Predicted 3D model of a 1501-nucleotide RNA (small-subunit ribosomal RNA) from a Chloroflexota bacterium. Taxonomically the source falls in Chloroflexota (Bacteria, Bacillati). Its Rfam family is "Bacterial small subunit ribosomal RNA". Its family is annotated with structural constituent of ribosome and ribosome in the Gene Ontology.
RNA sequence: AUGGAGAGUUUGAUCCUGGCUCAGGAUAAACGCUGGCGGCGUGCCUAAUGCAUGCAAGUCGUACGGGGGAGAGGGUUUCGGCCCUCUCUCAAGUGGCGAACGGGUGAGUAACGCGUAAGUGACCUGCCCUCGAGUGGGGGAUAACCUCGAGAAAUCGGGGCUAAUACCGCAUAACGUGGCGAGGAUGAGCCUCGUCACCAAAGCCUUCGGGUGCUUGAGGAGGGGCUUGCGUCCGAUUAGCUCGUUGGUGGGGUAACGGCCUACCAAGGCUGAGAUCGGUAGCUGGUCUGAGAGGAUGAUCAGCCACACUGGGACUGAGACACGGCCCAGACUCCUACGGGAGGCAGCAGCAGGGAAUAUUGCGCAAUGGGCGAAAGCCUGACGCAGCAACGCCGCGUGGGGGAAGAAGGCCUUCGGGUUGUAAACCCCUUUUCUCGGGGAAGAAGCUCUGACGGUACCCGAGGAAUAAGCCUCGGCUAACUACGUGCCAGCAGCCGCGGUAAGACGUAGGAGGCGAGCGUUAUCCGGAUUUACUGGGCGUAAAGGGCGUGUAGGCGGCUCUUUAAGUCUGUGGUGAAAUCUCCCGGCUCAACCGGGAGGGUGUCAUAGAAACUGGGGAGCUUGAGGGCAGCAGAGGGAGGUGGAAUUCCCGGUGUAGUGGUGAUAUGCGUAGAUAUCGGGAGGAACACCAGUGGCGAAGGCGGCCUCCUGGGCUGUACCUGACGCUGAGGCGCGAAAGCGUGGGGAGCAAACAGGAUUAGAUACCCUGGUAGUCCACGCUGCAAACGAUGGACACUAGGUAUGGGGGGUAUCGACCCCCUCCGUGCCGAAGCUAACGCUUUAAGUGUCCCGCCUGGGGAUUACGGCCGCAAGGCUAAAACUCAAAGGAAUUGACGGGGGCCCGCACAAGCAGCGGAGCGUGUGGUUUAAUUCGAUGCUAAGCGAAGAACCUUACCAAGGCUUGACAUGCUCAGGAAAUCCCGGGAAACCGGGCCCUCCUUCGGGACCUGUGCACAGAUGCUGCAUGGCUGUCGUCAGCUCGUGCCGUGAGGUGUUGGGUUAAGUCCCGCAACGAGCGCAACCCUCGUCGUCAGUUGCACUUUCUGGCGAGACUGCCCCGCAAAACGGGGAGGAAGGUGGGGAUGACGUCAAGUCAGCACGGCUCUUACGUCUUGGGCUACACACACGCUACAAUGGGUGGUACAGAGGGCAGCGAAGGAGCGAUUUGGAGCAAAUCCCAAAAAGCCAUCCUCAGUUCGGAUUGCAGGCUGAAACCCGCCUGCAUGAAGCUGGAGCUGCUAGUAACCGCAGAUCAGCAUGCUGCGGUGAAUACGUUCUCGGGCCUUGUACACACCGCCCGUCACGUCAUGGAAGCUGGCAACACCUGAAGUCGAUGGGCUAACCCCUUUCGGGGAGGCAGUCGCCGAGGGUGGGGUUGGUGACUGGGACGAAGUCGUAACAAGGUAGCUGUAGCGGAAGCUGCGGCUGGAUCACCUCCUUU
Repeated sequence: AUGGAGAGUUUGAUCCUGGCUCAGGAUAAACGCUGGCGGCGUGCCUAAUGCAUGCAAGUCGUACGGGGGAGAGGGUUUCGGCCCUCUCUCAAGUGGCGAACGGGUGAGUAACGCGUAAGUGACCUGCCCUCGAGUGGGGGAUAACCUCGAGAAAUCGGGGCUAAUACCGCAUAACGUGGCGAGGAUGAGCCUCGUCACCAAAGCCUUCGGGUGCUUGAGGAGGGGCUUGCGUCCGAUUAGCUCGUUGGUGGGGUAACGGCCUACCAAGGCUGAGAUCGGUAGCUGGUCUGAGAGGAUGAUCAGCCACACUGGGACUGAGACACGGCCCAGACUCCUACGGGAGGCAGCAGCAGGGAAUAUUGCGCAAUGGGCGAAAGCCUGACGCAGCAACGCCGCGUGGGGGAAGAAGGCCUUCGGGUUGUAAACCCCUUUUCUCGGGGAAGAAGCUCUGACGGUACCCGAGGAAUAAGCCUCGGCUAACUACGUGCCAGCAGCCGCGGUAAGACGUAGGAGGCGAGCGUUAUCCGGAUUUACUGGGCGUAAAGGGCGUGUAGGCGGCUCUUUAAGUCUGUGGUGAAAUCUCCCGGCUCAACCGGGAGGGUGUCAUAGAAACUGGGGAGCUUGAGGGCAGCAGAGGGAGGUGGAAUUCCCGGUGUAGUGGUGAUAUGCGUAGAUAUCGGGAGGAACACCAGUGGCGAAGGCGGCCUCCUGGGCUGUACCUGACGCUGAGGCGCGAAAGCGUGGGGAGCAAACAGGAUUAGAUACCCUGGUAGUCCACGCUGCAAACGAUGGACACUAGGUAUGGGGGGUAUCGACCCCCUCCGUGCCGAAGCUAACGCUUUAAGUGUCCCGCCUGGGGAUUACGGCCGCAAGGCUAAAACUCAAAGGAAUUGACGGGGGCCCGCACAAGCAGCGGAGCGUGUGGUUUAAUUCGAUGCUAAGCGAAGAACCUUACCAAGGCUUGACAUGCUCAGGAAAUCCCGGGAAACCGGGCCCUCCUUCGGGACCUGUGCACAGAUGCUGCAUGGCUGUCGUCAGCUCGUGCCGUGAGGUGUUGGGUUAAGUCCCGCAACGAGCGCAACCCUCGUCGUCAGUUGCACUUUCUGGCGAGACUGCCCCGCAAAACGGGGAGGAAGGUGGGGAUGACGUCAAGUCAGCACGGCUCUUACGUCUUGGGCUACACACACGCUACAAUGGGUGGUACAGAGGGCAGCGAAGGAGCGAUUUGGAGCAAAUCCCAAAAAGCCAUCCUCAGUUCGGAUUGCAGGCUGAAACCCGCCUGCAUGAAGCUGGAGCUGCUAGUAACCGCAGAUCAGCAUGCUGCGGUGAAUACGUUCUCGGGCCUUGUACACACCGCCCGUCACGUCAUGGAAGCUGGCAACACCUGAAGUCGAUGGGCUAACCCCUUUCGGGGAGGCAGUCGCCGAGGGUGGGGUUGGUGACUGGGACGAAGUCGUAACAAGGUAGCUGUAGCGGAAGCUGCGGCUGGAUCACCUCCUUU
C1' cells in the first nucleotide's frame, strides 16, 4: 500500500496503424415469457396539456357587538308571548395572528442563479429570549343587524342602530429619530458629549395572589436583503458590442449601497484570457462508472433558486410583487334571462389526453411537525399508515434421507448400446411456507385517558409433501451438441458471418450450459477506449509540419551578488450543513434497512514562518546576441549596355526534280524552280563548351560578357555594447508554371483548331500545319509531389571518406607534401531509435523552449455562410447518409507487351505431310417416334467402342408380366410344375390338354408351383458427397524436413553464389550441418563374347532356342579448367562417356475425367424410371470441324518372270496337296493342341516388256448387272468377286503437324475384338535418307532478380459516362411557420408626478351655532412610464417547392480501357484548353518510374 486482465474483425500469411463490435457495472425504466411469500424502498422521465368531484389554512368568545338553537332560573303577561340573568352550542361579521410556512413543479434562467470564501463602517427582522422605561386622559365612526331598492346571477346601492386589543387627537418620554456644535477613531455613514425639535400605548382573564397582552429603547438568537474574489456547457460558419451606455455633480427613491431613476457635464466602458450574438441547461450536497485522473448525471432525500393558465402591475404586511389574495390585458373553459358574470390541481386522490410507460377519488391525526388559542381544543392529502405494481434491493421457500430390475416413455445409435438418471415409482422423515384453532404486543411522550396501522408482528397447537419454476442460451468471441425438417427459400445475426440437399449458426425435438421468482430483449450512461493521451498519444512513408520569411501579443529565457515573498513549501486556526461514503459498535431471527461513534470530505479563507528554485526590485559580468576592424568566395537581387553561334524569313547567285516525314505511309512544300549550296540583310528568343550529387539564396528560384546600384554569408582579430535572446496566434511581405487586365513584341516552340495516318472506333499516342501563350513593361492571381513528403532555435552523443570556401602549424626557394581548425555540400557506418523500410553530428538518437497540424474510410481539396479576386477561382469548412473497413511496411507466391542465365523437334536448317479433291471414321449442328449416354482448348472428336444386321442396347413404337428376368427368409395352399401336345398370337405370353417326384421316425422335410409378407430391381439423379482408376503440367528437376542461426513476425537460411551436368549431377565457396521424396542406379530387352543344356532345328563346324556369366568404370594417355567437379581429343574395344529402347511419373495443380466398368453415401421410382418380346433406331443429312485412306502420276502405271523377313495365331480352330471356277470361292480332307502341320503369297526390290505427259493404260468415286461367304435373318444396314460405268482431282490460301538415325519416309506381314465386317488400334520386320549456322524471334518449362493496387492469383484487378431502382442531401421562381430585436401609431391596470369652481366624521385654526379654512382622505382630469395590440422594413431559423446539381447503395444492363507490370504513350501533380466517358494535350514541377548504358560517389581488395 489493497490498486489497472482482455477478445473478435482488414491479409494467402505477418507486423503496425486504425476504426467497428463484444464480455462488466448501473437505471425513476419499458417490452416479451413466467410468477409462491415477506421486509425495506421507489413509482408521469412524455403535454409547465386541459381538468368533473371531494379534500389540501385556518384559528381565537380570555379582543368585540348582535343573531340562531337547546336548557335552567327569575320577572311580567291580554297566556299568544315578552323581558332579564346564567350554562351549553352554531354560523356569519368587526378585530388579532396565521395565510410569505408547509406541499408541488423545473417552464424560464449561462445569471452573483448556484457552489465556495469573504464583506455589510451601506441594511431589515413579526412571533421567541434577556435587560430598562411606560401603559394617563379623551374623541368620532363602521360592519354585523334592521329597512328600502337594483340584478337572472355574481353582487351592489340608499337609509337607520351599535362594540372593541378596529380608527384618531392630547399628555408624558428616552441611551430613540432629525438638525447644529465639539472630541476620539476610521479609507468609509462608528463611538462619546452638549443643545434644539419630533415621536408611544389596549386591554382581557382572574381563585384577586396574579396571569397575559400593549407601547418604547438596548441587546441576543434565528431568518433575510445587498456587495465582492474564485469556479460554473457548446458554437468564431457569431468579431466587434454599448448611449443610461462608463464616470462625475445635484436631486429623487429604497430597509440599504448603487444609473436604481432623473437633469446637466465629460467620453467613456467591454472584448481574442472570447465581449456581443446563437444553441442548450435549474445549480449543489450527491448519484453511476472508473485503479485513479476523469467522464456522465442532478429521480427519490437534503440546501439554494425560479415558477404557479400566459403577460403586466401594484396593494396589504415584519416578511409577497403573494400556487389554493387583488387589479388589468390575452387565450381557453363554464353559467347566463345576452344586460353581464365565474374559473385556474406544476397541493392529495382522481379524469381525459399524450405516451413504450408510472398507483387509491383509501384510513388516521395515535406518533413527528406546523398554524391559532391561556387552555381544552380545532385545523393539517405536511405527516403516519394501509392499497396497487417483481419497478429495485434484501431474505426465505417450492422439500430432506434412502432407493438400480439403472423400470416405462422420449432421444440418439456403429444396433452392441448410450443418455434422460437416483431422476421417477416406492420406503422413511420434516413442516419454513400454507390452512385452521388459541394467545397477542412494543410503538404512549403525560397520573388517568388516547393506536389509524391491527387482531398486524410475534408465540403455541393441529393437519398434510401438502399451495409454489421458470427464462435465456448452446459456430467463434462465450459455459453448453446431436437428430430431423428446410434447401440463398423460410429465416438468424452484437461483430465476424450462417442458409444454394448431409446446417453443432434457420425451425422443431432430445440432451446440455447459465441464472433463478425471475430470465431475456430494447433504450441510455460510464468502463473496456492510452480511441482527445494532465496522469497517458502522435505528425519521413499509416491521418498529421503552415510554400517561405519578417515580426505584434503571448510563452520561454545565460553567469554572479543582494533584496522581496507573488508562485512554492511548512505549522496553526476557521470553514467545507445534515444525509450519503469508509471503518468500528449496536437494533430488527439474518440481510436489505435503521441508530451511535470515529474518519474522510482531495477545496477554500485567515495567520505565522522558510527562502533553495521560478517570478518582482536593485547592482554587476561576458560566454548568448549585436557592432567595429582586416580579409574571402559566389548563376544572390535590380538597372543599363553589348557579343557570337543557331533556327526562321527576305533579296541575289549556282543548280534541277524532287523534297519532307514515318514502323510504313500520307497530308505538306516544289518546274510560278523547292530541297541542297554561296553571298547579303531583317527580327526575336535562348546563351553550346566551361558545368561539377559545384556555388548562391528564406523559399519560389538563379547560368554569355561589361558597367552601376544593392542584400546576405564565411574566416581572422577580441576593440565596443552588456542578455539587447529564442519562438511566434493574428498582421505584413515574398511566392514556379499556367491564367487574367492594359499596351508592346512575336524567330522558334506550341494548348485549342485543321488536315494526314493508325484503329473496330481514335475527339489520343505518330506526322504536316497552326492561334492564344511562351518574351517585355505595369497591375492582378496566391493555387504545386511549393518534397528531404522531415517547422524553428540551442545543447549533447564513435568514426571513416570525398568535395566547395577560409584560417593556422610544420616544412620549403615555393602556393608541393603532411597535420590541425571553422563554415557548407554528399556518401558509408557504431550506439541509439523505428511497425518495418530506414535515420544516424545536415538524426527520424538524447533533452529543453515555442509555433503549426492529426483523431476510421467514403460523402468532401464538397455544400451553405463569411472574407479575398476583374474572372478563373482561392482561404475557412460541415451534416445527412453509407461501409467494416480504408491504410503503412515487409513476406511468400503468381503475373509482366521487366531484365539476366539455361533447356526442349520450341524456333531455325531439312524431309514427309495436313489444310484443297473423293471416300472412311468420329464430333458439332440439324432432323427424327427414337436418332440412348458420356467425353468438349492444349489434356474431347478412328475417344469409352479390342469391331451397333437380331443380340449387344441403355433409345423409340406396340404388345405383355407384377414377389417380379435375378438373391435370401417367413406364412398358407397344393403335389405337382416344367418339358411335351393343341389353339390364338409377330413374339413374349395367354387359354386348354397329357402327365403326375424323392426321403420319412408319418409330425413332416427336400424340390417345385401358386397365394400373401419382408424384399428384389433401376445404364434413374448427384464425379460439386466419395473410393478406386486415369489424363495433364512432365521424365520437367524439382518438392520438403530435423537441428542450428537470422528476423518482433509472416518467413529466411540450407536450396542462394562461382563453375559443371541430361539432372538440386557433381565440385568449390558459404551460418549452416545433415536427412527424406524425386534424378541416377538396381529391373526387362537389343548389340559382343564365354559357358551349360536342348526337342521338333542343324547335322561337319556354326546358325537357332533357353539359362548362367563376362564386358564399360572417364579405367588409360594428352590438353583445358581453380591442384576440383567437369569438358575436348586419342588409344584399345562389339559397344565410350546415360551404348539404343522399355518399364518406372516427387510435393502438388486443374472441385480435370469417370455414379455407364466396378464399389459406395444421400435422394428418387415400385402393376414402373423394374422386367419380357417383336419391329424400328444408334447407319438420318443443307452444312461445319477433327483424324485418316486413296490419289493427282513416268523415282510412275499395267503385264510377265524371279528373290529375301520378322513377329504372331490355330481344335465349335488353322486347314495342306489334289480337283472345279476368270474370280470371290468351292470341293477335299492330309497334317497339327504345333521350333514338327497350317495360316503363308511377304511387299517394295530385281529382270523383261508396253504406255510418253494426256484428265491419260493416271485416278478410282459413283452406278448397273451377275455372283460368292458368314449368319434364323444381309431391305433399312455386312464383306468379297467378275463384267460394265469412269466423278472430283494436274500437288492444295492463311495457317498448322510429325521427325535428329536404323530415325523420317516408303513397303508389306501378323494379332486382339470377331459368326461375319478394319483405311482404326497394337505389334513385326524390309528398303532406308536430308539437316541442325545458331538461340534474335514463336511456344512451353527451370533458376536468379525487379515492379505490382494481383492472392478465385492477368481468363487478375479496376475507372468514368449512360440506363433502371431506392435513400439522404445542396440550389431554386416562390409558398408557409417560429424566434428575437428595431421604427412609428395606439395604449389597460397601476405606481409616481401634476392639477382644480368636485366630495369629505375625528385633529388644528377662525367661529356662539350654522359654517369657513387648513392638514389628511376619496373621486375626477392631465402627464411620464407601461403589458398587449397594430403598421412597416429588415434579421435569423425551420417546413415545403415545378425543376435542377452532384452523392451513396443496389448477383449477373450499355460504351469504352484510364490506373495497377515499362499496364502496353511511365505515373502523379498545379493550371489552362478540349473531348460520349474514363480522359487527352500544352506549360512548369515531383519520383511515390521500370529497363539499358555512361558519369560520379561509396565499400572491399